[in-house]
RNA sequence: GCUGACUUAGCUCAGUCGGUAGAGCGCGUGGCUUUUAACCACGUGGUCACGGGUUCAAGUCCCGUAGUCAGCG
Repeated sequence: GCUGACUUAGCUCAGUCGGUAGAGCGCGUGGCUUUUAACCACGUGGUCACGGGUUCAAGUCCCGUAGUCAGCG
């Protein structure tokens, strides 16, 4: 230098044919318990990497940029 994959909550990851952004863990509050842990209930969570385009509507499609990983040279 070229090619491909990936980037979504604090972390690990889902998200179907473009139509309300989710789970587990974590964190907070309460219950239970002599206390802690465990368990149970409720709650807390997002510029969907960044910028643009298409569309009535974009996490999803298209282009560019950045980063990570892999391959080729």
Transfer RNA from Spirogloea muscicola, 73 nucleotides, folded computationally. Its mean pLDDT, the model's own confidence on a scale to 100, is 82. The sequence is in RNAcentral, with records from GtRNAdb. The organism belongs to Spirogloea, within Eukaryota. Its Rfam family is "tRNA". About the family: Transfer RNA (tRNA) molecules are approximately 80 nucleotides in length. Gene Ontology term of the family: triplet codon-amino acid adaptor activity.